[in-house]
Molecule: RNase P RNA; transfer RNA
Organism: Actinomycetota bacterium
């Protein structure tokens, strides 16, 4: 100067006039009145409703099947699919980021292509052993010619060589294919092979660190595809239903059939309760008012201590929306970003003018994840070029 | 609000993780004087994004759309 990586935060200020909800004061005899005042009044994601809890209710919430859910380790929290720290693996030059139990218990699957998808053998290699062939060489017996030796001639057997590939051996290389049973390299060998050895990867055992995942060091024999977001197996967690949950009033109406045990929505047990009682259908009535619910919490703020962190105790202070089909907006000016054209100016830059500001709207209440989201503000760090 | 279910050619509907089919309609062309009917040929689709997996309509997350159900009294 340029390219990036992480984390945090904001997410317009100020006045003015207009307008809106909640609740306090005034005024009023009082009213659903008036006309003023005073306080408070949306997010970082209020959202999707993906997970987790508070709360209420199902008497109580016991057991086991069944289901359903997490899935390296430790920690952390009122839980958790959430944070924090590590561990291994993979990706980047690097800041950094991404994934994560078990395929060696079982069962499934693996399309097409290919000899073979968990065995195998199409091409392919090889004649070490059978088997078949030639018959140069050697060694032993043997038939014949010859009286008989030497020496010709024929034929065997056994070893050597040569050839074939029927049987058999191999899996190195072609070849298929997302994937072929450990890689490299050397010895070996008929010809190959972890078949032998060194190194590397993967299993196993022992020592040695660490709570732990795991890391290291020796030894060992030689390897055993891939999928669990398939089914399963290990460990751990989980009753169920949801504020239209439930509680109390009022209002109105018209009861009638069907079943019987309910208490959890799947099932067994166990334990409750029990017919003026449950549970279903059809039919009637209403479409109202307190409450849960909005000042006391797994709460903000700010100080301290512990702790690498997440987080935890403590001390000091604050009180901060709330209803219902549901209030927070709109103008106007200045200032502050931002972007465009124009003037001016040697640079910094300075003037006018127009124009823009996203995603999104609490509704029982919290922790999370996740997705949306104009511009922008602070850390920390990295790689690369210049230059002193 | 709060549960619950569902997305496949223009429409309805099918597909054990292994080339997305079918039926109506729609184009084209053929028969016909024309037009329907018919034959014969095409075109057109997995709601978007990412991930597991040799491979995804299928399984797994996340968005997007769409559709259902409820309250109280007796």
């Nucleotide at each position: 100067g340029g390219a990036g990586c992480c984390g945090g935060c904001c997410g317009g200020g100020c006045g003015g006039c207009c307008g809106c909800g909640g609740c306090c004061c005034g005024c009023g005899c009082a009213a659903g009145g008036c006309u003023g005042g005073g306080u408070c009044g949306a997010g970082g994601a209020a959202a999707g409703u993906c997970c987790g809890g508070a709360c209420u209710c199902c008497a109580u919430c016991g057991g086991g099947c069944a289901g359903g859910g997490u899935g390296c380790u430790g920690g952390g929290u009122a839980a958790c699919g959430c944070c924090c720290a590590g561990g291994c693996g993979g990706g980047g030059u690097g800041a950094c980021c991404c994934g994560c139990g078990g395929a060696g218990a079982g069962u499934g699957c693996c399309a097409c292509a290919g000899a073979g998808a968990c065995a195998g053998a199409c091409c392919g290699c090889c004649c070490a052993c059978c088997g078949c062939u030639c018959a140069a060489c050697g060694a032993c017996g043997u038939g014949g010619c010859u009286c008989g030796c030497c020496g010709c001639c024929g034929g065997g057997u056994c070893g050597u060589g040569g050839g074939c590939a029927g049987g058999g051996g191999c899996a190195a290389g072609g070849g298929u294919g997302a994937a072929a049973c450990g890689g490299u390299g050397a010895g070996g060998u008929a010809a190959g092979a972890g078949c032998u050895c060194a190194c590397c990867a993967g299993c196993g055992g022992c020592c040695g660190g660490g709570u732990g995942a795991c890391c290291g060091g020796c030894c060992g024999g030689c390897u055993g595809g891939g999928c669990a977001a398939a089914c399963c197996c290990c460990a751990c967690c989980c009753g169920g239903a949801g504020c239209a949950a439930g509680g109390c009033c009022a209002a109105g109406c018209a009861g009638g059939g069907a079943g019987c045990g309910g208490g959890c929505g799947g099932c067994c047990c166990g334990u409750c309760c029990g017919a003026u009682g449950c549970u279903c259908c059809c039919g009637g009535g209403u479409a109202g008012g307190c409450u849960g619910c909005a000042c006391c919490g797994a709460g903000g703020g700010u100080c301290g201590c512990g702790g690498c962190g997440a987080c935890g105790c403590g001390g000091c202070u604050c009180c901060c929306a709330g209803a219902g089909a549901g209030a927070u907006g709109g103008u106007c000016g200045c200032c502050a970003c931002c972007c465009g054209g124009c003037g001016c100016a040697u640079c910094c830059g300075c003037g006018c003018c127009g124009g823009g500001g996203a995603c999104a709207g609490a509704a029982u209440c919290c922790g999370g994840c996740u997705u949306a989201c104009a511009g922008g503000c602070c850390g920390g760090c990295u790689c690369c070029u210049c230059c002193c | 609000u709060g549960c619950g279910g569902g997305g496949u050619c223009g429409u309805c509907u099918a597909a054990c993780g292994g080339c997305a089919g079918g039926a109506c309609g729609c184009c084209u062309g053929g028969c016909u004087c024309u037009g329907g009917a018919c034959c014969a040929g095409g075109a057109a689709g997995u709601u978007g994004g990412g991930g597991u997996u040799c491979g995804a309509a299928u399984c797994c997350c996340u968005g997007c759309c769409c559709c259902g159900c409820a309250g109280c009294c007796a």